[in-house]
Context: one part of a larger RNA
RNA sequence: UUGGGUCUAAAGCGUUCGUAGCCUGUUUGGUAAAUCUCUUGUGAAAUUGCUGAGCUUAACUUAGCAACGUGCGAGGGAGACUGCCAAGCUAGGGACCGGGAGGAGGCAGGAGUAUUUUUGGGGGAGCGGUAAAAUGCUAUAAUCCCAAGAGGACUACCUGUGGCGAAGGCGCCUGCCUAGAACGGGUCCGACGGUGAGGAACGAAAGCGGGGGGAGCGAUCAGGAUUAGAUACCCUAGUAGUCCCCGCUGUAAACGCUGCGAGCUGUGUGUUGCAUGUCCUCCGGGGGCAUGCAGUGCUUAAGUGAAGACGUUAAGCUCGCCACCUGGGAAGUACGGCCGCAAGACUGAAACUU
Numbered sequence: 001u002u003g004g005g006u007c008u009a010a011a012g013c014g015u016u017c018g019u020a021g022c023c024u025g026u027u028u029g030g031u032a033a034a035u036c037u038c039u040u041g042u043g044a045a046a047u048u049g050c051u052g053a054g055c056u057u058a059a060c061u062u063a064g065c066a067a068c069g070u071g072c073g074a075g076g077g078a079g080a081c082u083g084c085c086a087a088g089c090u091a092g093g094g095a096c097c098g099g100g101a102g103g104a105g106g107c108a109g110g111a112g113u114a115u116u117u118u119u120g121g122g123g124g125a126g127c128g129g130u131a132a133a134a135u136g137c138u139a140u141a142a143u144c145c146c147a148a149g150a151g152g153a154c155u156a157c158c159u160g161u162g163g164c165g166a167a168g169g170c171g172c173c174u175g176c177c178u179a180g181a182a183c184g185g186g187u188c189c190g191a192c193g194g195u196g197a198g199g200a201a202c203g204a205a206a207g208c209g210g211g212g213g214g215a216g217c218g219a220u221c222a223g224g225a226u227u228a229g230a231u232a233c234c235c236u237a238g239u240a241g242u243c244c245c246c247g248c249u250g251u252a253a254a255c256g257c258u259g260c261g262a263g264c265u266g267u268g269u270g271u272u273g274c275a276u277g278u279c280c281u282c283c284g285g286g287g288g289c290a291u292g293c294a295g296u297g298c299u300u301a302a303g304u305g306a307a308g309a310c311g312u313u314a315a316g317c318u319c320g321c322c323a324c325c326u327g328g329g330a331a332g333u334a335c336g337g338c339c340g341c342a343a344g345a346c347u348g349a350a351a352c353u354u
């Protein structure tokens, strides 16, 4: 390798870009590395097979032929496929143009409700909290009502199995800068592509370093309850943190528990974007219907699957490339290496046990 798997049993890297490698559309011509074929040389002997011979037979010995060593070298030939060279093509890919969609990213400015707090005014005994209470606040005037100010965080309704983004994620308004995708045109390039070991970049929350900020919430801590106890659940306070800038960390049930790309294989029904056709129109950047493409849901045929289920967004039928798995525990531990300020991350065993 023949010959297994990875949604849920062990197993898809958190995500993308990309080096080497591997794989690669279509046509023609050439070449003959590879492939196939023929000839030839070599491929020790013993061993093995067949037919004989020699020991009385056999084992054994020996002669001839064959086979084996599946190979290697040289020469001739074949030309489909693979490779290489040359010249083309346009269905992949890219560029360009056009009008649209979007919570995509960065920076700046602005707005809004509420909570808290301060000041002033009103008011005058409770407030708060719970299953019930208490701690707590309040006569130095609280809770409550009105007005004004401050400050920080956030962005209700719209909101939608709706949108955008590679993932993490992204939601008030306006402006500037940046990026990507879809649709339409079919103008240009002409295989420029796919995947991707190493590598690089991005990467929620928490955490760490430096500097700010601090309204609300709130680990830890304190108090009050509950309870046999209560290092909890409930309550009152409240530190770090949560927020901003710079740097680090690099992990998550980072999940669709489903790697990426391509081709093929039914129907029905929503929804988002673009385009085309048609109809309606109060004419507006309006609306309905149908079709195409792209996205996002539901449902089921075939098929698949151990089943649940999946089912053109496949877990169906195929191809290419990568990653990963091999009983449970010990253990994501030890040791070593490497990264980190640390916390720790990455890589990652064995004895032993069952």
Base pairs, nucleotide, nucleotide: 004325005324006323007308008307012322014202015201016200017199021195022194023193025089026088027087028086029085030084031083033082035078036077037076038075039074040073041072042071048066049065050064051063052062053061054060092192093189094188095187096185097184098183104178105177106176107175108174109173110172111155112154116150117149118148119147120146121145122144126137127136163170164169207248208247209246210245211244212243216242217241222236223235224234259321260320261319262318263317264316266300268298269297270296271295272294273293274292275291276290277289278288279287280286303310304309327354328353329352336347337346339344
A computed fold for a 354-nucleotide part of an RNA from a metagenome, annotated as small-subunit ribosomal RNA, central domain.